[in-house]
RNA sequence: GGUCCUGUAGUGUAGCGGAAACAUGCUUGCCUGUCGAGCAAGAGUCGCGGGAUCGUGUCCCGCCAGGACCG
Numbered sequence: 001g002g003u004c005c006u007g008u009a010g011u012g013u014a015g016c017g018g019a020a021a022c023a024u025g026c027u028u029g030c031c032u033g034u035c036g037a038g039c040a041a042g043a044g045u046c047g048c049g050g051g052a053u054c055g056u057g058u059c060c061c062g063c064c065a066g067g068a069c070c071g
Base pairs, nucleotide, nucleotide: 001070002069003068004067005066006065007064010024011023012022013021018054026042027041028040029039030038047063048062049061050060051059
């Protein structure tokens, strides 16, 4: 330098165009003599910029970061 893959909540992951989800963690409450466990509620997320579309986490282009292979 070329080709391909990945980037989603603090962490680990799902989501093949129509309300962003699960686990764990965090906050509050209930429960308990206390902690933990359990139960209920809540906050918090699509790497950045553009484009196509009525509408994109999802499709297209560029950039950035990480990885694999080739040279």